Predicted 3D model of a 496-nucleotide part of an RNA (small-subunit ribosomal RNA, 5' domain) from an uncultured bacterium.
RNAcentral holds the full RNA, with entries from ENA.
It matches the Rfam family "Bacterial small subunit ribosomal RNA". Rfam links the family to the GO terms ribosome and structural constituent of ribosome.
The prediction has a mean pLDDT of 85.

[in-house]
Context: one part of a larger RNA
RNA sequence: GACGAACGCUGGCGGUGUGCUUCAUACAUGCAAGUCGAACGAGAAACUGACUUCGGUCAGCGUACAGUGGCGGACGGGUGAGUAAUAUGUAGGAAAUCUGCCUUUAGGAUGGGGACAACAGAGGGAAACUUCUGCUAAUACCGAAUAUGAGCCUGGUUGAAAUACCAGUCUUGAAAGCUCCGGCGCCUGAAGAUGAGCCUGCACCUGAUUAGCUUGUUGGUGGUGUAAUGGACCACCAAGGCGACGAUCAGUAGCUGGUUUGAGAGGAUGAUCAGCCACAAUGGGACUGAGACACGGCCCAUACUCCUACGGGAGGCAGCAGUAGGGAAUUUUGCGCAAUGGGGGAAACCCUGACGCAGCAACACCGCGUGAAUGUUAAGCCCUUCGGGGUGUAAAGUUCUGUCAGUGGGGACGAAUUUUGACGGUACCCACAAAGGAAGCACCGGCUAACUCCGUGCCAGCAGCCGCGGUAAUACGGGGGGUGCAAGCGUUGUCC
Numbered sequence: 001g002a003c004g005a006a007c008g009c010u011g012g013c014g015g016u017g018u019g020c021u022u023c024a025u026a027c028a029u030g031c032a033a034g035u036c037g038a039a040c041g042a043g044a045a046a047c048u049g050a051c052u053u054c055g056g057u058c059a060g061c062g063u064a065c066a067g068u069g070g071c072g073g074a075c076g077g078g079u080g081a082g083u084a085a086u087a088u089g090u091a092g093g094a095a096a097u098c099u100g101c102c103u104u105u106a107g108g109a110u111g112g113g114g115a116c117a118a119c120a121g122a123g124g125g126a127a128a129c130u131u132c133u134g135c136u137a138a139u140a141c142c143g144a145a146u147a148u149g150a151g152c153c154u155g156g157u158u159g160a161a162a163u164a165c166c167a168g169u170c171u172u173g174a175a176a177g178c179u180c181c182g183g184c185g186c187c188u189g190a191a192g193a194u195g196a197g198c199c200u201g202c203a204c205c206u207g208a209u210u211a212g213c214u215u216g217u218u219g220g221u222g223g224u225g226u227a228a229u230g231g232a233c234c235a236c237c238a239a240g241g242c243g244a245c246g247a248u249c250a251g252u253a254g255c256u257g258g259u260u261u262g263a264g265a266g267g268a269u270g271a272u273c274a275g276c277c278a279c280a281a282u283g284g285g286a287c288u289g290a291g292a293c294a295c296g297g298c299c300c301a302u303a304c305u306c307c308u309a310c311g312g313g314a315g316g317c318a319g320c321a322g323u324a325g326g327g328a329a330u331u332u333u334g335c336g337c338a339a340u341g342g343g344g345g346a347a348a349c350c351c352u353g354a355c356g357c358a359g360c361a362a363c364a365c366c367g368c369g370u371g372a373a374u375g376u377u378a379a380g381c382c383c384u385u386c387g388g389g390g391u392g393u394a395a396a397g398u399u400c401u402g403u404c405a406g407u408g409g410g411g412a413c414g415a416a417u418u419u420u421g422a423c424g425g426u427a428c429c430c431a432c433a434a435a436g437g438a439a440g441c442a443c444c445g446g447c448u449a450a451c452u453c454c455g456u457g458c459c460a461g462c463a464g465c466c467g468c469g470g471u472a473a474u475a476c477g478g479g480g481g482g483u484g485c486a487a488g489c490g491u492u493g494u495c496c
Stems, first nucleotide, its partner, number of pairs: 001495003005492005012368006018361002020326001025324003029321003034071003039068002047060005078279003088203006097196002102192007110144001112142002119134006149172003153168005177184002205251003212242003217239008254276004258269004281302005304315004332358001334357003340354001341352004371400004380391004404437001406432005414423001440485005445466003451480005461468002
């Protein structure tokens, strides 16, 4: 000098930030991912119309809750357990890749079929849920047709090399409609953009009281697998590969932009913000999908918690609040989608604990205030050589001012030409009243700015180091006085 700090004493206001560093411990409760009726069938209640024996019945509109289907739940948000290299940073590579939505561009969309939910009926179960029978729609599912596409083989071109491009025979492969008539969608191909996967060089903590390590190990051939290269995996063959330029093993650790210190070199660090990675009770697995091996999806195992009619089931806050525990220690079970951004939708709009705000905390930084001028020896207190000196222009008194806080009135920008403001009757402006409501903490032997009296008597105590205290203590405790900082001041801890 710095801090995501804590503790002690004290505490007026505002702005901007920050706030579980410990148990990746366990979690009550609420919310955090839905949306689309302009894909589809069905459809209570309400409403409208008709009929009515006044009990209702029928039709229309088609809303809500559900269901099929589409898109999104792979983003956003959290945490840092693991990871010393499948990470990260930086520079490159691909004749070894994929990419929903978006943009550009070339074509296409012909003609059919059978189901399954919802629903109805019948059951089973305490529940979670589930079985059977029957009906039905679609942009759900499946054939047929066509197709620039894809694949094997052959030939040619470029090239160091063909798996690239071109040509040919053969094989194989698409589609979906809706509409408010404006359009929105659907299928195939080419290109772009974006995102992602893969490979390589270099950099990347400590220990040799860890010296040898390795059998899919190192390489080859042929396969499997993948979007794609590759011992990634498999069969066979060869015996290699790494290592004192530190392999292997052990310990510790998310990495970076940065932050902090320092003149710099360097050291330490990796909270908030931003990029990347990893994880989602623990371990494993795949499914769906353009994308996951998926925090609020599925399956299995384990531990724990809960419900149970004992047969069986349910759950996962390292999302936002909040609770218990741990700890020196870290906040509200708040408001709003008004803005920015995201998902769905043609749109209206819906959802959004992302986000915007408010609340709590002197936790940090910054700003302001606690009055100004005048006022000559007031009192009190302290010291004294008893003359006086100090507190001290300090107070009182007199004359003023009005920041903050207060009261009353007005009152935004942020909104994007209409609508729409959580914040918020907030900021800000005007008026009023009134010195009124607003100063402490540490230190005073030297280092180190600041001195005396009393008490104590190696006691009580102080102390960062030197050291002080045993009867005159500027070092202990108190008073007076002083010094330094100031809504803070000290102490402790950590780093330079």